[in-house]
RNA sequence: GGUAGAGUAGGUAUUGCGCGUUAAGUGCCAUGGGAUGGGAAGUCGCCCAUGGACGAAGGGCAUUUGCCCGCGGUGCACUACCGCGUCCGCUAUC
Numbered sequence: 001g002g003u004a005g006a007g008u009a010g011g012u013a014u015u016g017c018g019c020g021u022u023a024a025g026u027g028c029c030a031u032g033g034g035a036u037g038g039g040a041a042g043u044c045g046c047c048c049a050u051g052g053a054c055g056a057a058g059g060g061c062a063u064u065u066g067c068c069c070g071c072g073g074u075g076c077a078c079u080a081c082c083g084c085g086u087c088c089g090c091u092a093u094c
Base pairs, nucleotide, nucleotide: 001094002093003092004091005090010082011081012080013079015077016076017075018074019072020071021070028052029051030050031049032048033047034046038088039087040086042084058069059068060067061066
């Protein structure tokens, strides 16, 4: 020097435990901020806050906040698969 590989934030799916269904959450828009392969910076990706718009599937049994079955583009965790564009590194090999 060449070749190959490992490795992020996250994403999808199953399962489990929850939350809401008296509507939060999810998703959308704007503004501000934060973190992000081993290192550096970094976004059209991710997260947080504020504001705004929109918006739902309930039912049964008991009969006050309890249980069961559903519903929600719902929260978390395990597992499987996918998974840094730049520069510098790491491993293997020639």